Molecule: c-di-AMP riboswitch aptamer (ydaO/yuaA leader)
Organism: Geodermatophilus sabuli
RNA sequence: GGCCGGACGCCGCCGAGUCGUGUCCGCGCACCGCGGACGUGAGCCGGGGACCCACCGCAGUCCUGGGGUGAAUCCUGCUCCCGAGCAGGUAGGGCACCUUCCCGCCCGAACCCGUCAGCUAACUCGGUAGGCGGCCAUGGAAGGAACG
Numbered sequence: 001g002g003c004c005g006g007a008c009g010c011c012g013c014c015g016a017g018u019c020g021u022g023u024c025c026g027c028g029c030a031c032c033g034c035g036g037a038c039g040u041g042a043g044c045c046g047g048g049g050a051c052c053c054a055c056c057g058c059a060g061u062c063c064u065g066g067g068g069u070g071a072a073u074c075c076u077g078c079u080c081c082c083g084a085g086c087a088g089g090u091a092g093g094g095c096a097c098c099u100u101c102c103c104g105c106c107c108g109a110a111c112c113c114g115u116c117a118g119c120u121a122a123c124u125c126g127g128u129a130g131g132c133g134g135c136c137a138u139g140g141a142a143g144g145a146a147c148g
Stems, first nucleotide, its partner, number of pairs: 010134005018042011043128006053118001065116001066113004074089006092107004097144006
């Protein structure tokens, strides 16, 4: 000097996943701060749940229930003993103030309920995680907002 990786601080991104506070315990010399356990408020998010509305008609066949969170649906092809895997696309979604347009880069999963649930006021029950990036595509244009 280069490459790779880690830690802390700070700045950001996806996401509802933020903020305040009580008791106890621990750490730090105290003030105070930090962490953990159990709570409790506000904000945000999700489920159940009336009237009305929707669904609910007849006949035949088949049988593989149905539903929720989420952007994450659906199609084609190949491999494969069923399963499943792989490849290409796609509804849809994300990318440093906001909206629109252009361009570029990504995602297009996973999980839960348990035979049961349309919408839904009152009411009621839960969640408040996790993951990632930082010299740049946090690009260009127009119009706004903000500049404490």